Notes: Transfer RNA from Candidatus Woesebacteria bacterium RIFCSPLOWO2_01_FULL_44_24b, 72 nucleotides, folded computationally. The organism belongs to Candidatus Woeseibacteriota, within Bacteria. The sequence was found in a public genome assembly.
[in-house]
RNA sequence: GGUCCCGUAGCUCAAUGGUAGAGCAGCGCCCUCUUAAGGCGAUGGUUGGAGGUUCGAGCCCUCCCGGGAUCA
Numbered sequence: 001g002g003u004c005c006c007g008u009a010g011c012u013c014a015a016u017g018g019u020a021g022a023g024c025a026g027c028g029c030c031c032u033c034u035u036a037a038g039g040c041g042a043u044g045g046u047u048g049g050a051g052g053u054u055c056g057a058g059c060c061c062u063c064c065c066g067g068g069a070u071c072a
Base pairs, nucleotide, nucleotide: 001071002070003069004068005067006066007065010024011023012022013021018055027041028040029039030038048064049063050062051061052060
């Protein structure tokens, strides 16, 4: 340098073009002599960035950024 894959909550991952969710972590409460474990609840998001297509984009297209694989 060429080709391909990935980027979504603090972490690991979902989400047929039609209101972005789950688990874990953290927070509050219950339980307990206390802690851990367990139970309940709420919170947490410029979907890497900029454009384009569309009535509507996490999803489709282009460029850029970051990571990985592979070829030379």